[in-house]
Predicted 3D model of an 85-nucleotide RNA (c-di-GMP-I riboswitch aptamer) from Virgibacillus subterraneus. Its mean pLDDT, the model's own confidence on a scale to 100, is 87.
């Protein structure tokens, strides 16, 4: 120095509910909270796997298919702080 692991230290992130605010929804974003989190920062045009279906497409109807829309705190990928065993 890498690489892998994951004690200690500076530290760091916010789950669920509530209010509010965009959106059709999904979920987002802000504030008050902390369920956890060694990647809970990043990437949704690497890749996979879920949610949602306004508009559009078939239907007689109830629907039904489907993403350009959402999720990375579902896997992954790439990057990184320290430094005991």
């Nucleotide at each position: 120095c890498g690489u892998a692991c994951g004690a200690a230290a500076g530290g760091g992130c916010a789950a669920a509910a509530u209010c509010g605010u965009u959106g059709a929804a999904a979920a987002g974003c802000g504030a008050u909270g902390a369920c956890g989190c060694a990647a809970a920062a990043c990437u949704a045009c690497a890749g996979g796997g879920g949610c949602u279906a306004a508009a559009g497409u078939c239907g007689g109807a109830u629907g039904a298919c489907a993403a350009u829309g959402c999720u990375u705190g579902c896997c992954a990928g790439a990057u990184a702080u320290c430094g005991a065993a």